[in-house]
Molecule: transfer RNA
Organism: Candidatus Omnitrophica bacterium UBA6210
RNA sequence: GGCGUGGUAGCCAAGUGGUAAGGCAGCGGUCUGCAAAACCGCUAUUCGCCGGUUCGAUCCCGGCCCACGCCU
Repeated sequence: GGCGUGGUAGCCAAGUGGUAAGGCAGCGGUCUGCAAAACCGCUAUUCGCCGGUUCGAUCCCGGCCCACGCCU
C1' cells in the first nucleotide's frame, strides 16, 4: 500500500430501512433483626466521525478514524 471483518449503555452483545432486545454491573424498592440470595422497577435525543440517498438511516452509498486478520 491492497483486501476483508468489526466499532451499538460502564462491560458483553442482538438488531440490516419505520421511535434499539437481552445479560452483567450500577441505582431505587419489596423481603430480612442486619446482610446475602431472590423478585420488581429505572438506565443508549450524535448506534466511531463527516457527507449523500430516502418521507424516514443503527441499517443503503462515499470519504475519514480506530481495532483485528489476510496479502504484498